[in-house]
RNA sequence: GGGCUCGUAGCUCAGUUGGUUAGAGCGCUUCCUUGACACGGAAGAGGUCGGAAGUUCGAGUCUUCUCGAGCCCA
Repeated sequence: GGGCUCGUAGCUCAGUUGGUUAGAGCGCUUCCUUGACACGGAAGAGGUCGGAAGUUCGAGUCUUCUCGAGCCCA
């Protein structure tokens, strides 16, 4: 230098043919339960979907550029 894969909640990851509200488990907070802790039960907070632009009535999803990580070729 060229090619490919990945980037979504604090962590690990789903997300269908583009379709209207973005989810799960764990973790975190509050309450209940206990003498107390753990377990268990209930409720809740937490997201620029790496960034920018474009296409579209509509983009996490498609296109282009770009940033970061990994792999392959030279």
Molecule: transfer RNA
Organism: Bryobacterales bacterium